RNA sequence: GAUGUCUUAGCUCAGCUGGUAGAGCGCAUGGUUUUUAACUACGUGGUUGUGGGUUUGAUUCCUAUAGACGUCG
Numbered sequence: 001g002a003u004g005u006c007u008u009a010g011c012u013c014a015g016c017u018g019g020u021a022g023a024g025c026g027c028a029u030g031g032u033u034u035u036u037a038a039c040u041a042c043g044u045g046g047u048u049g050u051g052g053g054u055u056u057g058a059u060u061c062c063u064a065u066a067g068a069c070g071u072c073g
Base pairs, nucleotide, nucleotide: 001072002071003070004069005068006067007066010025011024012023013022026044027043029041030040031039049065050064051063052062053061
């Protein structure tokens, strides 16, 4: 220098051909309990890396760019 993959909640990750974003863990509150643990009920949380474009509608398609990790030279 060329090229590929990834970037979504505090963390680890889903999201099937475009239609108002989810799980586990975590965290908060209540119950139970000798107990700050365990169990259990209910709740909490995201400008889907960033900027543009297409579309009635974009996490999803196109494009530029940043970061991480590979391949080639």
Molecule: transfer RNA
Organism: Hibiscus trionum